RNA sequence: GUCUUCGGGGCAGGGUGCGAUUCCCUACCGGCGGUACAGUCCGCGAGCCGCGUGCGCGGCAUGAACCGGUGCGAUUCCGGUACCGACAGUAUAGUCUGGAUGGAAGAAGAC
Numbered sequence: 001g002u003c004u005u006c007g008g009g010g011c012a013g014g015g016u017g018c019g020a021u022u023c024c025c026u027a028c029c030g031g032c033g034g035u036a037c038a039g040u041c042c043g044c045g046a047g048c049c050g051c052g053u054g055c056g057c058g059g060c061a062u063g064a065a066c067c068g069g070u071g072c073g074a075u076u077c078c079g080g081u082a083c084c085g086a087c088a089g090u091a092u093a094g095u096c097u098g099g100a101u102g103g104a105a106g107a108a109g110a111c
Stems, first nucleotide, its partner, number of pairs: 001111006013025003027095002029085002031044004039083002047060005065081005087098003
C1' cells in the first nucleotide's frame, strides 16, 4: 500500500390506570483508543439538519464519582456510598418500535 472478516448490551417481578417494558417500587446493561484492569479521567465514534457528483464542509445536540485502603504507579484494583444515558413514535423510554440485516471509532488476518 491492497484485500477480507469482525466490530454494543439491558426492565425478570409487582402497583395504578381504558391504555404505561415510558409513571411508581424494584431490576438489568455498559462501544473504541490511552493508562495499573475505566459507563463517570483524557480522547474518539454513533444522532439530527443544511450544502455538495463524491470525498467532504458547516450548524445543533453530545451525560455521569466521590471517600478510604494497598502500591513506585490506580477518580481504572479492593471496600463503601452515589451518579449517567442522543433523536423520532407512544401514557412521560438507557432497556420496546424505528433510522439500522445500516454505519463508525477501531480490531484481527492475508498478500
Molecule: FMN riboswitch aptamer (RFN element)
Organism: bovine gut metagenome